RNA sequence: GGGCGGUUGGCUCAGCGGUAGAGCGCUCGGUUUACACCCGAGAGGUCGGCAGUUCGAACCUGUCACCGCCUA
Numbered sequence: 001g002g003g004c005g006g007u008u009g010g011c012u013c014a015g016c017g018g019u020a021g022a023g024c025g026c027u028c029g030g031u032u033u034a035c036a037c038c039c040g041a042g043a044g045g046u047c048g049g050c051a052g053u054u055c056g057a058a059c060c061u062g063u064c065a066c067c068g069c070c071u072a
Stems, first nucleotide, its partner, number of pairs: 001071007010024004018055001026042005048064005
């Protein structure tokens, strides 16, 4: 240089073009003498950036950035 895959809460990951979710973690409450487990509730995301297509984009297209793999 060329090709492919990936980028979504703090972490690991889901997510048919039509309201952004789960587990763990965190906070509060319940339970306990206390801690843990368990139960309930809550906070936390402008979906890597920019542009395009569309009535509507996390999702499709282009480009850039970053990470990984393959190849010369």
Molecule: transfer RNA
Organism: Actinomycetota bacterium